Bacterial small signal recognition particle RNA from a Bacteroidales bacterium, 95 nucleotides, folded computationally. The gene name in the source record is ffs. Rfam family: Bacterial small signal recognition particle RNA. Rfam links the family to the GO terms SRP-dependent cotranslational protein targeting to membrane, signal sequence recognition and signal recognition particle, plasma membrane targeting. The model forms 82% of the base pairs in the Rfam consensus. The prediction has a mean pLDDT of 86.
Formats: sequence, structure tokens, C1' cells
RNA sequence: CGCGUGGGCUUGGGCGGCAUCAUGUCCCGAACCUGGUCAGGUCCGGGAGGAAGCAGCCAUAAGGGGCCUCUGGUGGGCGCCCAAGUCCAUACGGC
Repeated sequence: CGCGUGGGCUUGGGCGGCAUCAUGUCCCGAACCUGGUCAGGUCCGGGAGGAAGCAGCCAUAAGGGGCCUCUGGUGGGCGCCCAAGUCCAUACGGC
């Protein structure tokens, strides 16, 4: 100096766990300017029928509340594994 093995430190990656967050999940949520269904009433029509559509009900939007079950993000003097760099020790080979 090369190469192999063992160990330490640093960094990165993988998986798990912990914590936290929301684009995740559950719930609430619109007199009218959201949708569906539209009682009553209104309008069109000779009639048969048709149209628009308030309230109500249902579903949700903006937004709010809850929860980490699912999904994803983030974090580190958590765990294990893998790799790179560096240090120590040592076997072998060369100078």
C1' cells in the first nucleotide's frame, strides 16, 4: 500500500414504533344568490296535460368541531437491518 474480518463514530437508505399535522376520516353545516324531490299555492292550455318553483325533507359547498381506524406529510441523543466515508485492531499478500 492492497485486500478480508471485527468494533467505534458520522451520514444516507429501508422497515417498524412513538409524536404531531391534514390533502385523511367521522359529524355539523345554505330562508334566497348549491343540487335533488318539490306539499301548498302560481302560471300556460277549451281539455288532456305541462312549466317555473317557496316551505319542508335529503345530499352537500364554503367553513367549523372531533378523531388518528384508513391514506399521506413531517420530526428525532427510539429499535433493527443495509450501504458509503473515516478511525482502531488484526489475518493474508506486495514494497